Predicted 3D model of a 91-nucleotide RNA (c-di-GMP-I riboswitch aptamer) from a Pseudomonadota bacterium. It matches the Rfam family "c-di-GMP-I riboswitch aptamer". From the family's description: GEMM was predicted in a large-scale screen for bacterial structured RNA regulatory elements. The prediction has a mean pLDDT of 76. Taxonomically the source falls in Pseudomonadota (Bacteria, Pseudomonadati).

RNA sequence: CAAGCUCAAGGGCAAACCCGCUGUGAAGCGGGGACGCAAAGCCUCCGGUCUUGGGCACAGGGAAAGUCCUGAAGAUAGCGGGGUUGCCGGC
Repeated sequence: CAAGCUCAAGGGCAAACCCGCUGUGAAGCGGGGACGCAAAGCCUCCGGUCUUGGGCACAGGGAAAGUCCUGAAGAUAGCGGGGUUGCCGGC
């Protein structure tokens, strides 16, 4: 350098899709099912992507009443970064 053989253990999670439920929606939950994943465990702090909205929802403040003002809100952690926790083995 080349070829061959061997290359853990116990397990875990669960894509698409199907059924049911929730939601305006992205999507989520439960069951089935496995594309894959050494964190495909958990957390929206940063970026990305997606949804809803143009005053709907939510939050805060004011107000005797009428009502006014301000802030977008959410999803995705199996899109990355980051934080944090964890199994086994080797050095």